[in-house]
RNA sequence: GUCUUAUCAAGAGAAGUCGAGGGACGAGGCCCAGUGACACUUCAGCAACCUACAGAACGCAAGGUGCUAAUUCCUUACGGAGCAAUCCGACCGAUAAGAG
Repeated sequence: GUCUUAUCAAGAGAAGUCGAGGGACGAGGCCCAGUGACACUUCAGCAACCUACAGAACGCAAGGUGCUAAUUCCUUACGGAGCAAUCCGACCGAUAAGAG
């Protein structure tokens, strides 16, 4: 990287380093950002997919991941319902577990 299954309106930030873009991709919007974003490191926390423990459970939180602005930030590049506002589903993406 590919396939399958499940979930994605909840939750959880400080310090240090760096120094200009960042919010996945094209377009549009809206935000974050020299009062230092993004990224990285450390510590802390959230959650409960897997393992362990427990086995009555919305159990536990030790280990493996993951996550800690905004619904996956929103819409669109798809379909359906509806007079419409809008709603639903799919795709894409993310994460986990498994498979070849």

The RNA shown here (SAM riboswitch aptamer (S box leader)) has 100 nucleotides and comes from Savagea serpentis.
The RNAcentral record of the sequence draws on Rfam.
The prediction has a mean pLDDT of 85.
Rfam family: SAM riboswitch aptamer (S box leader). Rfam's curators write: The SAM riboswitch is found upstream of a number of genes which code for proteins involved in methionine or cysteine biosynthesis in Gram-positive bacteria.